[in-house]
c-di-AMP riboswitch aptamer (ydaO/yuaA leader) from an Armatimonadota bacterium, 131 nucleotides, folded computationally.
NCBI's taxonomy places the organism under Bacteria, Bacillati, Armatimonadota.
It was read from a public genome assembly, where an Rfam model found it.

RNA sequence: AACCUUCAAUUGCCGAAUCCGGUGAUCCAGGAACGGGGGAACCACAAUUCGGGGUGAACCGCGCACCAGGCGCGGGGAGUAGUUUCGGCUCCAACCCGGCAGCUAACCUCGUAGGCACAGCGAAACACGGC
Numbered sequence: 001a002a003c004c005u006u007c008a009a010u011u012g013c014c015g016a017a018u019c020c021g022g023u024g025a026u027c028c029a030g031g032a033a034c035g036g037g038g039g040a041a042c043c044a045c046a047a048u049u050c051g052g053g054g055u056g057a058a059c060c061g062c063g064c065a066c067c068a069g070g071c072g073c074g075g076g077g078a079g080u081a082g083u084u085u086c087g088g089c090u091c092c093a094a095c096c097c098g099g100c101a102g103c104u105a106a107c108c109u110c111g112u113a114g115g116c117a118c119a120g121c122g123a124a125a126c127a128c129g130g131c
Base pairs, nucleotide, nucleotide: 011117012116013115014114018032019031020030021028022027033112034111035110036109037108038107043102051100052097053096054095055094059075060074061073062072063071064070076092077091078090079089080088082126083125084124085123086122087121
């Protein structure tokens, strides 16, 4: 000097997953905010062992392989650091309910996790901030 690993802090990213109050602490049928589910009429639907359904961007088609898992291509979808467009790069997982749920006012109910990054990809326009 370079590389790797660990810890802490700052600043950020994906995501609904943040803030506040009370308490000595544990904790609270705590509060706000953000997000999810159930649930009338009207409307919609003919569906139910090929079970069905929910969260999430995480789906569809074709082909190869194949007990299944897998791979490739196309369409579609998501992230990329204020926003949009174009381009580049990356991703298309995982989990849950338990025979059961269309929409849905009132109403009922649940969550507030987890995982990452070392200068945050480029151009243009707009916005905002600083000087």